This is a predicted structure of a 72-nucleotide RNA (transfer RNA) from Ochromonadaceae sp. CCMP2298. The sequence is in RNAcentral, with records from ENA. The prediction has a mean pLDDT of 83.
[in-house]
RNA sequence: GCCCACUUAGCACAGUGGUAGUGCAUUUGCUUCGUAAGCAAAAGGUCGAGAGUUCGAUCCUCUCAGGGGGCU
Numbered sequence: 001g002c003c004c005a006c007u008u009a010g011c012a013c014a015g016u017g018g019u020a021g022u023g024c025a026u027u028u029g030c031u032u033c034g035u036a037a038g039c040a041a042a043a044g045g046u047c048g049a050g051a052g053u054u055c056g057a058u059c060c061u062c063u064c065a066g067g068g069g070g071c072u
Stems, first nucleotide, its partner, number of pairs: 001071004006066002010024004018055001026042005048064005
C1' cells in the first nucleotide's frame, strides 16, 4: 500500500428496513437466625462519528475513526 470481517447497556453477544433484546453483572424486594443460592422486579442505549437513499435506517450506500485478520 491492497483486501476482508467487526464496532449495539458495565462485560459477552443477538437483532439485517417499521417504537432495540438476551445472559452475566448492578440495585430493590421476597425467602433465611444470617450469608450464599433461588424467585420476582427495576435501572442502565444519541446502536463508533458524519452525510446520503427511503414515508421510515441498528439494518442499505459513501466518507472518517478505532481495534483485529490476510496478502505484498